[in-house]
RNA sequence: UCCGAUAAAGGCAAACUUUCUGAAAGGGAAGGACGCAAAGCCACGGGCCUAAGGCAUUAUGCUAUUGGCAGCCGAGCCGCCGAAG
Numbered sequence: 001u002c003c004g005a006u007a008a009a010g011g012c013a014a015a016c017u018u019u020c021u022g023a024a025a026g027g028g029a030a031g032g033a034c035g036c037a038a039a040g041c042c043a044c045g046g047g048c049c050u051a052a053g054g055c056a057u058u059a060u061g062c063u064a065u066u067g068g069c070a071g072c073c074g075a076g077c078c079g080c081c082g083a084a085g
Stems, first nucleotide, its partner, number of pairs: 002085001003082002011036002016031006034071001040077002044074003047069003053063004
C1' cells in the first nucleotide's frame, strides 16, 4: 500500500413518528435503527426525483445552464482502527 476480523475505541442512521421549512421533490431538528469501512465531503460525468417559473395545450404534457438526491454508479478531496493474507 492493497485489504477488511464474530477485534478494540469510536462514528453514521433506513423505514416510521413528531415538528419546522419548501410550490414540489426534498431538507433541518428530535425520537427511532434497516443497514453502513467512508452511509465523511463534493452535483464534475451518468442516472433518478420534482416542475414554482417558462413553453405548448381540450385534457394535459414538456422543460432544471433557477430546485433536489452523495444510503444509485463513477470521478475528485479528506480520513479512524489494524488481525490474517